[in-house]
Background: This is a predicted structure of a 1518-nucleotide RNA (small-subunit ribosomal RNA) from a metagenome. The coordinates come from a structure-prediction model, not an experiment, and the mean pLDDT is 82. It matches the Rfam family "Bacterial small subunit ribosomal RNA". RNAcentral holds the sequence, with entries from SILVA.
């Protein structure tokens, strides 16, 4: 850093997607080790269990437990063995009292500001514990827990003891009651008191207002508590100054998303008294004004803890905000004080609520602490060790407690490190995989050899993490010795390659390719998109590739994406200038002096926690990790200086604006008069049949007189020529003519004012048409509508009519492709040319002219910009100001919802869901019911058909047991098929048979089995069986044999196939088309596809040729070169020929000869616009002419250019891949391919007189003949036959040419036309004419009188006519094809039309290219959404009614230890009761947001549904 993805191809515009990086992460597979971190992101949803706050005995009573002592006492005769008060000493520890529980720990509901960040104030506060000063600590008193008692039995010496119940009364628990009596560092009274508080007074300083500090006089209020001690102290307590650290309030200032929330507020904003709090303050109350906020966004609604920082990225910026530190807010929901130095207190209290456990119904509880449990969920760990270390609380200390914290466990969650061997080892094993079968690949990998030893495994286990305590000494600085480790650990020995590699991917992005498998299946797929029988895309395998103890996927976030563009984007045509104006708030703003310093810049400076990032440097073997310094933390705060801009104030300019003055155009606007011309109507006159309309028509008007003309009238609308890319105007828009009133503009001034300016959110104004309101008007027009046409329909386009409208007046609508698709204003940047208003110079003056200059209005173009088309001083250029708008296509300018509006509608304006594209401008082809040139038997002129009849023939359909297959539009259809009776022939039928085969090749086997042939049985045949008589049998030989070649058995490979696929193919053909085109070097132009040569002018049959020319050459076509044909020479002279010489014939080159002449068949010659004139550009070319046998490509063949049609052939052959093997393969009979209600093509013969027939008579060419042709003759009416001369053919035969000529006849009819059909009789070929050949005679004689709509061929030796031959071929269906030649026209000198084609150009939403695209209803599925009658939940207020618990007030007849008291009592307490407030609760009406809802409604998707054909071409009605 890009890439890939709209197109046939390109260039922008423009989303969609990939490659990076990260993550508290889940899922799959797969898992060797250690380090360091991190681990309920969901249900602030419920919890079992067990820990997570004590601690002090150096505050106090008291109970105890060991121990010294031991009054006193009992048993014993004594040693002696017991009991035991009071005292001591060392322990425990329920209770009074102190601190501490407000810290740690944990979450993130809730909070948009009572918060957090940063920077400040507090002169408006506090503050236990610790530190500094400073002074003090006296003397009484009444309680109150703890403690005894409130059972019972027994025993007694009445002191007591023992014992039970198991803890006494009430209770089930929980838990608590009477009474008695006791202590304190617990409580209370007095004293003493100040620099402490309050009152009153006077001083100093200090500030910013209220005031703040200091010192100062009087006066009035308040204080304590001891403990232990070696008696030295030492700790504690009380007042009270400061400190220091921590809090309280408070200021600015910064903090999501919506305006489809615009107004909110009533303790609300200020004020004065009171209360109140540590302390301001509506914080509360009473009064009194009516404020206060808000478009710079109040209020409302959603949504979120907030910071340092984390990911991310070049930045800037985006996104989060776990882990670790700061701050906040929470503790089951809500709601309250208490206590205290600190709470309205996670593990304190009251009270409501929901749940939840004991239950005996009166209780009891809160893991959002550590662990753990069920649930939730894709998901998140152990009911672990220890206080050793850090820290916290208590204690003088020892020391207790700390689920904080220190560590272990669990899970590849992350990052970071290691390892799973190292070296050698083959032209290279096996397996696998591929293969051209040759061989390649894994692959030095492996095995084998040598080694080496990390890391896990065993043992060992040093330093350290230990500092402190405690004893002892002491010079009081310390020394010595014992003593603390929940966990972790180096080193070092053993052993032995042992235990240790997977994952995704390999069409392109994007590194990696083959084989098999499937067969639009199954599947893949991030995006494009693979897969329909040769898938490097799916599955497998073999090999790659990339990464590794991990690798893939999925989810998120940023990046890529400059795709929100502040850096860093547009806006004619791609989205995207408001339809135009005034104008308000913002924004910006000419020239010059001075000021002042806000902006701005530069030094200093406070602060911006640490941690983290970035840099040195050290620590752990590295690294992760972590520890120092440092730098940065772009930010806020202050001070100081600069003043060029920016703002602010003063003063001044004139060039920007405006203003005045004199002139000028003007369809500029309102209003009111009037005018002609049309046109309908009305009334008269003429006049007499039609008018009108259309592509043709008709509706429709007209003998009741139209239409058409004269004349009067009468009424509306609208203003011809002038009229012009000519004028005004902001834009809509303005047009006769006249007046009236008005609004903008241009030029010109030695005039005047002095920045008065520009844009411009919301605002308000003007706004075509076409609708809407109420009044009028209403000629022409003319939506709906009628009504004729047109059509398949025709709610349409074309005609007759016609109502709203169109016209006025007044009100509404507020929109247009309202466009230059181009917001407004302002400088500047090359020219040329035309307009239209002005003014000015020059010529004496005018007209003209010419020239300068100002304004508007157009074309042309240059640099510059643009994707590109273009644009280009009237910019889309080059700048500056402001506005408005855009961000993929669709859904959609639609829903909701606000808002205007009478309505119709308009303005604001989404989302779900969908698709990978939608679009711009340009290229190149295709198309067009575009255009221009031009060609063609294209069409016109002509000639002859075909379509009608009959018949032959293909094909379709229908039949069938089968009627094999194939060809389908031209370019299938007398085509393959140049010959179906069998055969052909195809398994197309129905039967029969065969299985190494009907053919080939190899291998094995045999070893003379073999072959051929003759007979028999069977049988349709094939083919089976018999039978073996008679021939044949190679080569080598030592005759013993050996080989097995030919052939054959029998078996294995294989053989076969007209089976499929012409959409795997080769080749071969049709066509377009004998049309004149396709291209390519170099170069040029173009960002590119391209595009130029190839186009233009000319001219050909031609891209033929000339000319011109950013082209210049060139290839394949065209032509030419070949073959025939037309003349002519030359050369040859049989079998062809006969002029002349001769001979014979009834006659024929017969015959001898000849070499002339036709002729054959071989070479050559001829034609080349070469020559003349004309025209043309001194050109190509064309038109006449001459001469020539032929003349401008003489005719005619052959020769088919890039390419098209997935065009036809697997059934001519060739081939891949499938499929079939006792059959889809071969063999054989029969039948079928020829079946016929019907329909289609292409012909044949014909309808007749230009003919039929009859008899005579004459002229071709070509091309065939040996399994052939077949003469003379004879037989038959014929077809044939019989026979068998020549002839391998210029010699013989086929062979007779027909139309034609003559001559007769027919007489225009279903005919002396036509022959079809049909009978009889023959003939021929064949093994065989039934199904199914042909041909002849005679007989029968159908249909048909020139053929509808449509349609074919053909321009000269051609159409027509006419006959002759030839392949297949036994015969033939042949009238089919393919080829001769006779005789032989017509009519075109034109291109409108019709088909086809080539250029050229135009337009296209086409590119499978119009047979193209493609639009909308309705009909299927199916999916999100919007209406809905209601029905059902949240939420957050409002009035009202309940009124727990408390605080504050108020009452009080109940009880009352200190303290006063006259002794009665009071003070205060405590209880009771009540007021306000006040959580919960509940009625009520509404608001707002979900959820669901018969029905509806559009919509958006989905190979092959239905009707049309509305758009792209003039798209057929732009």
């Nucleotide at each position: 850093a890009g890439a890939g993805u709209u197109u046939g191809a390109u260039c922008c515009u423009g989303g969609c997607u990939c490659a990076g990086a990260a993550c508290g992460a889940a899922c799959g597979c797969u898992g060797g080790c250690g380090g360091c971190g991190g681990g309920g992101c969901u249900a602030a949803g419920a919890c079992a269990u067990g820990c997570a706050a004590g601690u002090c005995g150096a505050a106090c009573g008291a109970a105890u437990g060991a121990c010294c002592c031991g009054a006193u006492u009992g048993a014993g005769u004594a040693a002696u063995c017991g009991a035991g008060a009071a005292g001591g000493u060392c322990g425990u520890u329920a209770g009074u009292g102190g601190c501490g529980a407000a810290a740690g720990g944990g979450u993130g509901a809730g909070u948009a500001a009572u918060g957090u960040a940063u920077a400040g104030g507090u002169a408006a506060c506090g503050u236990a514990c610790c530190c500094c000063g400073a002074a003090c600590u006296c003397u009484g008193g009444g309680a109150u827990a703890g403690c005894u008692g409130c059972g019972g039995u027994u025993c007694u010496u009445c002191g007591g003891a023992a014992c039970c119940u198991u803890u006494a009364g009430c209770g089930a628990a929980a838990g608590u009651g009477c009474a008695g009596g006791u202590a304190a560092u617990a409580c209370c009274g007095g004293a003493u008191g100040a620099u402490a508080u309050c009152u009153u007074g006077a001083c100093a300083u200090c500030g910013u207002a209220u005031g703040g500090u200091g010192a100062u006089a009087a006066g009035a209020u308040c204080a304590a508590a001891g403990g232990c001690u070696u008696c030295g102290g030492u700790u504690g307590g009380u007042u009270u100054g400061g400190g220091a650290g921590c809090g309280g309030c408070u200021u600015a200032u910064a903090u999501c998303g919506u305006a489809u929330c615009a107004g909110c507020u009533u303790g609300u904003u200020g004020g004065u008294g009171a209360g109140g709090u540590a302390a301001c303050g509506g914080c509360u109350u009473a009064c009194c004004a009516a404020g206060g906020c808000a478009u710079c966004g109040a209020c409302g609604c959603g949504u979120a803890c907030c910071g340092g920082g984390a990911c991310u990225g070049a930045g800037a910026g985006g996104u989060u905000g776990a882990u670790c530190c700061g701050g906040c807010a929470c503790a089951u929901c809500g709601g309250g004080a208490c206590u205290g130095a600190g709470a309205c207190a996670c593990u304190g209290c009251c009270c409501g609520g929901a749940c939840c456990u004991c239950c005996a119904c009166g209780g009891a509880g809160g893991c959002u602490g550590c662990a753990g449990u069920a649930a939730c969920g894709a998901a998140u760990a152990u009911u672990g060790c220890g206080c050793a270390a850090u820290g916290g609380c208590c204690g003088a200390a020892a020391g207790g407690c700390u689920g904080a914290c220190g560590c272990a466990g669990c899970g590849a969650c992350g990052c970071c490190g290691c390892g799973u061997g190292u070296a050698g080892g083959a032209c290279g094993a096996a397996g696998c995989c591929c293969u051209u079968c040759g061989g390649g690949g894994u692959g030095u990998a492996a095995a084998c050899u040598a080694c080496u030893g990390u890391c896990a495994g065993g043992g060992u286990g040093a330093a350290g993490a230990a500092a402190g305590u405690c004893u002892a000494c002491u010079u009081c600085g310390g020394u010595a010795g014992a003593u603390u480790g929940a966990u972790c650990g180096a080193u070092c020995c053993c052993a032995g390659a042992g235990g240790a590699a997977g994952g995704a991917c390999c069409g392109g992005c994007u590194a990696a390719c083959u084989u098999c498998g499937u067969g639009c299946c199954a599947g893949c797929a991030g995006c494009c998109g693979c897969g329909g029988u040769a898938a490097u895309a799916c599955g497998a395998a073999g090999g790659g590739u990339c990464c590794u103890a991990g690798c893939g996927u999925u989810g998120u976030u940023c990046g890529g994406a400059a795709u929100u563009a502040u850096u860093g984007g547009g806006c004619u045509u791609a989205a995207a200038g408001c339809g135009c104006g005034c104008g308000u708030a913002g924004g910006c703003g000419g020239a010059a002096c001075g000021g002042u310093a806000a902006g701005u810049g530069u030094c200093c400076u406070g602060u911006g926690a640490a941690a983290u990032c970035c840099c040195u440097c050290g620590g752990c073997u590295c690294a992760a990790c972590c520890g120092a310094g440092g730098a940065a933390c772009u930010g806020c705060g202050g001070g100081g200086c600069a003043u060029a801009c920016u703002g602010c104030c003063u003063u001044u300019c004139u060039u920007g604006a405006g203003g005045c003055a004199a002139g000028c155009a003007g369809g500029a606007g309102u209003g009111u008069g009037u005018g002609g011309a049309a046109c309908u109507c009305u009334g008269g006159g003429u006049g007499g049949a039609g008018c009108g309309g259309u592509g043709a028509a008709a509706u429709g008007c007209g003998u009741a007189g139209a239409u058409a003309u004269c004349c009067a009238g009468a009424g509306g609308a609208a203003c011809g020529c002038c009229g012009g890319c000519g004028g005004a105007g902001a834009a809509a828009u303005c047009g006769g003519c006249a007046c009236a009133c008005u609004g903008g503009g241009c030029u010109u001034g030695u005039u005047c004012u002095g920045a008065c300016g520009c844009u411009g959110a919301g605002g308000u104004g003007c706004g075509a048409a076409a609708g809407c309101g109420u009044g009028g008007g209403u000629a022409g027009c003319g939506a709906a509508c009628g009504g004729g046409a047109u059509u398949a329909g025709a709610u349409a386009c074309c005609c007759c009519g016609g109502u709203a409208g169109u016209c006025c007046a007044c009100g509404c609508c507020g929109u247009a492709a309202a466009c230059g698709a181009u917001g407004u204003c302002u400088a500047c940047u090359a020219g040329g040319u035309c307009g239209u208003g002005g003014u000015g110079a020059c010529u004496c003056u005018g007209a003209c002219g010419u020239u300068a200059u100002c304004a508007c209005g157009g074309c042309c173009g240059g640099a510059g910009c643009a994707a590109a088309a273009g644009u280009a001083u009237u910019a889309a250029g080059u700048a500056g100001a402001c506005c408005g708008c855009c961000u993929g296509g669709g859904g959609a300018g639609u829903a909701c919802g606000g808002u205007c509006g009478c309505a119709a509608g308009g303005c604001u304006a989404a989302a779900a869901c969908u698709c990978a594209a939608a679009g711009g401008a340009a290229u190149u082809g295709a198309c067009g019911g575009g255009g221009g040139c031009u060609c063609a038997c294209a069409c016109a002129a002509g000639c002859g058909g075909u379509g009608g009849a009959g018949c032959a023939u293909g094909u379709g359909g229908c039949u069938u047991a089968a009627u094999u297959c194939g060809a389908a539009u031209c370019a299938a259809c007398g085509c393959g098929a140049a010959g179906a009776a069998c055969c052909u022939u195809a398994u197309c039928c129905u039967g029969g048979g065969u299985u190494u085969g009907a053919c080939a090749u190899g291998c094995a086997u045999g070893g003379a089995u073999g072959c051929c042939c003759a007979u028999c049985c069977u049988g349709a045949a094939a083919g089976g069986g018999a039978g073996u008589a008679g021939g044949c049998u190679g080569c080598c030989u030592u005759c013993g044999g050996g080989u097995g070649a030919a052939a054959c058995u029998u078996g294995c490979a294989c053989a076969g196939g007209u089976g499929c696929u012409g959409c795997a193919u080769g080749g071969c053909u049709g066509u377009c088309g004998u049309c004149a085109g396709c291209u390519c070097g170099u170069g040029u132009c173009g960002u590119g596809a391209g595009a130029u040569g190839u186009u233009g002018g000319g001219u050909u049959a031609a891209g033929u040729c000339c000319c011109g020319u950013a082209a210049c050459g060139a290839a394949c076509g065209a032509a030419a070169c070949c073959c025939u044909u037309a003349u002519c020479g030359u050369u040859a002279g049989u079998u062809g020929c006969c002029a002349g010489c001769g001979u014979g014939u009834u006659a024929u080159g017969g015959c001898g000869g000849g070499a002339a002449c036709u002729c054959u068949a071989a070479c050559g010659a001829g034609a080349c616009u070469g020559c003349c004139g004309g025209u043309g550009u001194u050109a190509a070319a064309c038109c006449g002419g001459a001469g020539g046998a032929a003349g401008g490509u003489g005719g005619g063949g052959a020769u088919g250019a890039c390419g098209u049609c997935a065009a036809g052939u697997c059934c001519u052959c060739a081939u891949g891949g499938c499929c079939u093997u006792u059959a889809u393969g071969c063999c054989c009979a029969g039948g079928g391919c020829u079946g016929c209600a019907c329909a289609c093509g292409u012909g044949c013969u014909a309808c007749a007189a230009u003919g039929g027939u009859g008899u005579g008579g004459a002229c071709a060419a070509a091309c065939c003949g040996a399994c052939g042709c077949g003469a003379u003759a004879c037989c038959g009416u014929g077809a044939g036959g019989u026979g068998g001369a020549g002839c391998a053919a210029a010699u013989c035969g086929g062979a007779a040419a027909a139309a034609c000529c003559a001559c007769a006849u027919c007489u225009c009819a279903g005919u002396u036309c036509g022959g079809a059909u049909u009978g009889u009789a023959g003939g021929c070929u064949g093994c065989a004419a039934c199904u199914c050949g042909c041909c002849u005679a005679c007989a029968u004689g159908a249909a048909g009188u020139u053929g509808g709509a449509a349609u074919c061929g053909c321009u000269a030796g051609u159409a027509a006519u006419c006959g002759c031959g030839g392949a297949u071929c036994a015969g033939c269906u042949a009238u089919g094809c393919c080829g001769c030649g006779g005789u032989g026209a017509a009519u075109a000198u034109g291109u409108u039309c019709c088909u086809g084609a080539g250029c050229c150009u135009u337009g296209u939403a086409c590119a499978c290219a119009c047979c193209g695209c493609c639009c909308g209803u309705c009909a299927a599925g199916u999916c999100a959404c919007g209406g809905a009658a209601g029905c059902u939940g949240g939420a957050a207020g409002u009035a009202c009614c309940u009124g727990a618990a408390g605080u504050c007030g108020g009452g009080u007849a109940g009880c009352u230890a200190a303290c006063u008291u006259u002794c009665g009592a009071g003070a205060g307490g405590c209880g009771c009761c009540u007021g306000c407030c006040g959580a919960u609760g509940g009625u009520a009406a509404g608001u707002u947001u979900g959820g669901u809802g018969a029905c509806u409604g559009g919509g958006g998707c989905u190979a092959a549904g239905u009707c049309g054909u509305a758009a792209c071409a003039a798209g057929g009605u732009a």